[in-house]
Predicted 3D model of a 74-nucleotide RNA (transfer RNA) from Minimugil cascasia.
The prediction has a mean pLDDT of 82.
NCBI's taxonomy places the organism under Eukaryota, Actinopteri, Neoteleostei, Ovalentaria, Minimugil.
Rfam family: tRNA. Its family is annotated with triplet codon-amino acid adaptor activity in the Gene Ontology.
RNA sequence: GUUACGGUGGCAGAGCCCGGUAAUUGCAAAAGACCUAAGCUCUUUCAACAGGGGUUCAAUUCCCCUCCGCAACU
Numbered sequence: 001g002u003u004a005c006g007g008u009g010g011c012a013g014a015g016c017c018c019g020g021u022a023a024u025u026g027c028a029a030a031a032g033a034c035c036u037a038a039g040c041u042c043u044u045u046c047a048a049c050a051g052g053g054g055u056u057c058a059a060u061u062c063c064c065c066u067c068c069g070c071a072a073c074u
Stems, first nucleotide, its partner, number of pairs: 001073003005069003010027003020057001029045005050066005
């Protein structure tokens, strides 16, 4: 340099192919209930689409560029 795959809450992993209200689950964190206390359990909250641009009424999803990671080839 070329090709392929990937980047989504604090962490991990779906959702993307086939665009549509409010982006799902588990763990973690905070508050409350329960408990002598802690833990378990229950309820609630917190918090994310790598960056930019384009298409569209509407983009995590489609297109382009850039950045980062990994693999193969050269």